[in-house]
Context: one part of a larger RNA
RNA sequence: CUGGGCGUAAAGGGUGCGUAGGCGGCACCGUAUGUCGGAUGUGAAAGCUCACGGCUCAACCGUGAAACGGCAUCCGAAACUGCGGAGCUAGAGUACUGGAGAGGUGAGCGGAAUUCUCGGUGUAGCGGUGAAAUGCGUAGAUAUCGAGAGGAACGCCGGUGGCGAAGGCGGCUCACUGGACAGAUACUGACGCUGAGGCACGAAAGCUGGGGGAGCAAACAGGAUUAGAUACCCUGGUAGUCCCAGCCGUAAACGUUGUGUACUUGGUGUGGGGGGAAUUAACCCCUUCCGCGCCGGAGCUAACGCGUUAAGUACACCGCCUGGGGAGUACGGCCGCAAGGCUAAAACUC
Numbered sequence: 001c002u003g004g005g006c007g008u009a010a011a012g013g014g015u016g017c018g019u020a021g022g023c024g025g026c027a028c029c030g031u032a033u034g035u036c037g038g039a040u041g042u043g044a045a046a047g048c049u050c051a052c053g054g055c056u057c058a059a060c061c062g063u064g065a066a067a068c069g070g071c072a073u074c075c076g077a078a079a080c081u082g083c084g085g086a087g088c089u090a091g092a093g094u095a096c097u098g099g100a101g102a103g104g105u106g107a108g109c110g111g112a113a114u115u116c117u118c119g120g121u122g123u124a125g126c127g128g129u130g131a132a133a134u135g136c137g138u139a140g141a142u143a144u145c146g147a148g149a150g151g152a153a154c155g156c157c158g159g160u161g162g163c164g165a166a167g168g169c170g171g172c173u174c175a176c177u178g179g180a181c182a183g184a185u186a187c188u189g190a191c192g193c194u195g196a197g198g199c200a201c202g203a204a205a206g207c208u209g210g211g212g213g214a215g216c217a218a219a220c221a222g223g224a225u226u227a228g229a230u231a232c233c234c235u236g237g238u239a240g241u242c243c244c245a246g247c248c249g250u251a252a253a254c255g256u257u258g259u260g261u262a263c264u265u266g267g268u269g270u271g272g273g274g275g276g277a278a279u280u281a282a283c284c285c286c287u288u289c290c291g292c293g294c295c296g297g298a299g300c301u302a303a304c305g306c307g308u309u310a311a312g313u314a315c316a317c318c319g320c321c322u323g324g325g326g327a328g329u330a331c332g333g334c335c336g337c338a339a340g341g342c343u344a345a346a347a348c349u350c
Base pairs, nucleotide, nucleotide: 003322004321005320006319007304008303012318014201015200016199017198021194022193023192025088026087028085029084030083031082034080035077036076037075038074039073040072041071042070049065050064051063052062053061054060091191092188093187094186095185096183097182098181103177104176105175106174107173108172109171110154115149116148117147118146119145120144121143125136126135162169163168206247207246208245209244210243211242215241216240220236221235222234223233258317259316260315261314262313263312266295267294268293269292270291271290272289273288274287275286276285299306300305323350324349325348332343333342334341335340
């Protein structure tokens, strides 16, 4: 000496499930794989190192020692690790009771609004803008009343709120269904953590086939603006947005913070549950478990800030980084209908 890192400097995989592997609770018995001690053998010579000696010295050479970091065999140790056995319940899980929730899937239903159609009233404008114009309207628009059609989205409640692994989830009802949480016991008995590959899920846009199409609206057309205006503004408007089936597999997929476990002063608010005391009371108060926020202590940090929901203190496992550009590109491979995705350089240059 045996690397340092990943919130914002380069760097956490979009998310989960899980294979191999890595790592793994308490106590006991055995074993002896790792581990430790001793002995024996071997570890050629030369070289290196040390001591002494020979050439007048040195280089060089001789003798001896040490070393040869290793391996094998035998004997021994049993704390730790591994293995075998037999146990335990603090990890993990199962059963039971209970309440919370936009968790998921399917079906049905509802009202408001926009648009369109028909009918009534009614007449010259409406619409739009900074101002206008394109546009619509005497074939009767706009406005207003009634009836009907159709599609999409669900105001208030609504929250600094809840649920979900993430993406994400919001009208109401029903059916099926996943997870979390609390409580008190009983049971299983380490069944655990992580997870290379793999598999599944994965916003929007996009793609294929079929349906649907109210509003909105890339492209497109027209009107304005302007020096121009392939824009911003206006009038229209097709894909698309919606549904079914199948692809795509990306994102500022962000908390820009991987997962799990343990430990480490506090204050305050809020969602769900339990206990206590108390009451007219579902209020308030004390306490406890789980979640979501804010503020802050030690500590950490380059600073900003983080701060029991850590970016503090540690351990286990995975992923990733190693100057900027070239470049997330070329080539190759794999995947895709395509668009493209994944993997991923170099020359050259600063």
A computed fold for a 350-nucleotide part of an RNA from a metagenome, annotated as small-subunit ribosomal RNA, central domain.
It matches the Rfam family "Bacterial small subunit ribosomal RNA". Rfam links the family to the GO terms structural constituent of ribosome and ribosome.
The coordinates come from a structure-prediction model, not an experiment, and the mean pLDDT is 89.